[in-house]
Molecule: transfer RNA
Organism: uncultured candidate division WPS-2 bacterium
RNA sequence: GGGGAAGUGGCGAAAUGGUAUACGCAGUCGCCUCAAAAGCGACCGAGUGAGAGCUCAUGUGGGUUCGAGUCCCACCUUCCCCA
Repeated sequence: GGGGAAGUGGCGAAAUGGUAUACGCAGUCGCCUCAAAAGCGACCGAGUGAGAGCUCAUGUGGGUUCGAGUCCCACCUUCCCCA
């Protein structure tokens, strides 16, 4: 230099055009216990709010579409192959 793959919460990841964060781990609070472990229940992206809720967010910036994490273009980062 050429070709290809990947990028989503604290972590592993799901959703492959139709309500993003399912499910698991970690974490917080509670129950249980003399105490702990194990187990059980609730919560668990960010902002705002007393709450219900509202807004934003899938590497960055654009585009297509009624609708994009998903499709298209450019770029960034990492990995693989070729030279």